[in-house]
RNA sequence: GGACGGUUAGCUCAAUUGGCAGAGCAUCUCGCUUACAUCGAGAAGGUCGCAGGUUCGAGUCCUGCACCGUCCA
Numbered sequence: 001g002g003a004c005g006g007u008u009a010g011c012u013c014a015a016u017u018g019g020c021a022g023a024g025c026a027u028c029u030c031g032c033u034u035a036c037a038u039c040g041a042g043a044a045g046g047u048c049g050c051a052g053g054u055u056c057g058a059g060u061c062c063u064g065c066a067c068c069g070u071c072c073a
């Protein structure tokens, strides 16, 4: 330098052909318990890597850039 894949909550990852951004774990509150754990109920937590473009509408499509990984040279 080139090819491919990835970037979404604190962590690991979904999001089904463009139509309300979610799950598990973790955190907090309440219940349960003598207490802790487990369990049950609930809550909070997001610039969807960055910047543009297309569209009535973008996590999703297009372009550029950044970072991570694999391979080629």
Stems, first nucleotide, its partner, number of pairs: 001072007010025004019056001027043005049065005

Transfer RNA from a Candidatus Nealsonbacteria bacterium, 73 nucleotides, folded computationally.
It matches the Rfam family "tRNA". Rfam's curators write: Transfer RNA (tRNA) molecules are approximately 80 nucleotides in length.
Model confidence (mean pLDDT): 81 of 100.